Small-subunit ribosomal RNA, central domain from Pseudotsuga menziesii, 350 nucleotides, folded computationally. Lineage of the source: Eukaryota > Streptophytina > Tracheophyta > Pinidae > Pseudotsuga. The RNAcentral record of the full RNA draws on SILVA. Its mean pLDDT, the model's own confidence on a scale to 100, is 87. It matches the Rfam family "Bacterial small subunit ribosomal RNA". Rfam links the family to the GO terms structural constituent of ribosome and ribosome.
[in-house]
Context: one part of a larger RNA
C1' cells in the first nucleotide's frame, strides 16, 4: 500500500459552526472529458509462455508464433459520472396557525433553615464518640422566647418526565432572546450530507484583580485510635467554594456507541402536538408525526448483549487504532501569567 477494525479485546476529536475538498435526489436536452466497441501503430535485443528443430537426452542452443497489458492515433456508441441549457417537487429552507419545554442573558421579589449578634426567662452543665479527650460553659454556655444582620442554596411538587450542540438547566414574577415538534399547504427550487485546516462553546479543581464570605471544607493546629497512624473517628480551621472582569480548556468531559440517508416483526410504558369517533363537555376507543424507556422476532456479536433511538441491512464524506513496558514520557515546535495543555518519538526491555 491492499486489507481489517473502532460498545466492553488496540480504536468515535469534549460538543457544535463551518473553508478547501469529497458525495450528491426527479426528468428531458447538448456535448463526449470519462466510459464502452472496432482498427491501427507502438511498447529493441535476450528472457518469460509455447510449437518444431539442433547437440544420443538434458540442462542448453536455433528458429518461427502468440498472449495479456500500457502508450498513443482513428472510427463508432451515448446507458452511467462530468459538462451545456430548460424543467420538477418528494430532501433543504422561507412565511403563516396555534403550541410544549429547569433552553439562555439580565433585573425584581420569597420563605424555610443555618450561623452571628443583641434583649428576655433560667441556672449547670453542654456538645462528641465505638468509648473518651481536645473543645464550649457561672465574665451565665446549652436550652426558650422576641429584635436584628449576613452569605449560600432552593424542601415538597419531582418523574423510567422536560430542555439544550454538549457542558449543562429547577424557589417565584418580568424584559429580551435562540432552537425544537406539529398542522395546513403558500413560496424557493437540490440551495444537500460530511467536513482536513480553522473558528466558537466548554464541569470541577486551579492561576489573575477587585468584592464577599454563612454553612462546609483542602492545606495545618489539636484530641484519640494504633506497634507506628503523616488516614479512617472527633475537636478547631486558612485557601478555594459565592459575585464582577479575564485566563486555563481539561474529566470515567460515558450511551465507555461520531455525523446524515434509507430500508428491515411485534407488544407494551410515557412526553409534545394532530386528526377521527364519541360526548352537554371531559374521559374512553381507533389512528399520524417527533421525541424519551422496557420487552422482544429476524440479523448480528467471541461472548455479554444489540435490537426500527441498532452493535441489523446498505452508502457518503470524517476522525481514530495496529503487541504490553519505556511513554499521559524525552527532545522540539504551538499555546499558557504559571500550573501546564496540545502535538508526540527512540535506545532498551517481555
Nucleotide at each position: 500500500u491492499u486489507g481489517g477494525g473502532c460498545g466492553u479485546a488496540a480504536a468515535u476529536c469534549g460538543u457544535c459552526u463551518g473553508u478547501a475538498g469529497g458525495u450528491g435526489g426527479c426528468u428531458u436536452u447538448u456535448c463526449a472529458a470519462u466510459u464502452c466497441c472496432g482498427c491501427c501503430g507502438u511498447c529493441a535485443a535476450a528472457u518469460c509462455c509455447c510449437a518444431u528443430g539442433g547437440c544420443u537426452c538434458a540442462a542448453c542452443c536455433c528458429u518461427a508464433g502468440a498472449a495479456a497489458g500500457g502508450c498513443g492515433g482513428u472510427g463508432g456508441a451515448a446507458a452511467c459520472u462530468a459538462c451545456c441549457a430548460a424543467g420538477c417537487u418528494g430532501g433543504a429552507g422561507u412565511a403563516c396557525g396555534g403550541u410544549a419545554g429547569g433552553g439562555g442573558c439580565a433585573g425584581a421579589g420569597g420563605g424555610a433553615a443555618u450561623u452571628u449578634u443583641u434583649g428576655g426567662u433560667g441556672g449547670a452543665g453542654c456538645g462528641a464518640u465505638g468509648a473518651a479527650a481536645u473543645g464550649c460553659a457561672u465574665u451565665g454556655a446549652g436550652a426558650u422566647c422576641g429584635g436584628a444582620a449576613a452569605g449560600a442554596a432552593c424542601a415538597c411538587c419531582a418523574a423510567u418526565g422536560g430542555c439544550g450542540a454538549a457542558a449543562g438547566c429547577a424557589c417565584u414574577c418580568u424584559c429580551c432572546u435562540g432552537g425544537g415538534a406539529u398542522g395546513a399547504c403558500a413560496c424557493u427550487g437540490a440551495c444537500a450530507c460530511u467536513g482536513a485546516g480553522a473558528g466558537a462553546c466548554g464541569a470541577a479543581a486551579g492561576c489573575u484583580a477587585g468584592g464577599g464570605g454563612a454553612g462546609a471544607a483542602a492545606a495545618u493546629g489539636g484530641g484519640a485510635u494504633u506497634a507506628g497512624a503523616u488516614a479512617c473517628c472527633c475537636c478547631a480551621g486558612u485557601a478555594g467554594u459565592c459575585c464582577u472582569a479575564g485566563c486555563a480548556g481539561u474529566a470515567a468531559a460515558c450511551g465507555a456507541u461520531g455525523g446524515a440517508u434509507a430500508c428491515u416483526a411485534a407488544g407494551u410504558g410515557u412526553u409534545g402536538u394532530g386528526c377521527g369517533u364519541a360526548u352537554c363537555g371531559a374521559c374512553c376507543c381507533a389512528u399520524g408525526c417527533a421525541g424519551u424507556g422496557c420487552u422482544g422476532u429476524a440479523g448480528c456479536u467471541a461472548a455479554c448483549g444489540c435490537g426500527u433511538u441498532a452493535a441489523g441491512u446498505a452508502u457518503c464524506a470524517c476522525a481514530c487504532c495496529u503487541g504490553g513496558g519505556g511513554a499521559a514520557u524525552a527532545c522540539g515546535u504551538u499555546c499558557g501569567c504559571a500550573a501546564g495543555a496540545a502535538u508526540g518519538a527512540a535506545a532498551c526491555u517481555c